[in-house]
């Protein structure tokens, strides 16, 4: 300087045009003499701007971040 991949709660991870689901976490309740475990429930989320569309987290420019490989 160039190529290619990715961004979703606190973490990690799915759907891939119509509703964002799960798992740890976390909190309240039940269980327990208590802890832990275990059931049940609840909160909490699309990097950022702009296009296309009746409709975008997904398609398409633009930045910003992070990652491999080349140079």
């Nucleotide at each position: 300087g160039g190529g290619c991949c990715c961004g979703u709660g606190g973490u990690c991870u799915a759907a891939c045009g119509g509703c964002a689901g799960g798992a740890c976490a976390u909190c309240g309740c039940c269980c327990u003499u208590a802890c832990a475990a275990g059931g049940c429930g609840g909160g909490g989320g699309a990097c950022c701007c702009g296009g296309u569309u009746c409709a975008a987290c997904u398609c398409c420019g633009g930045g910003c971040g992070g990652g491999c490989c080349c140079a």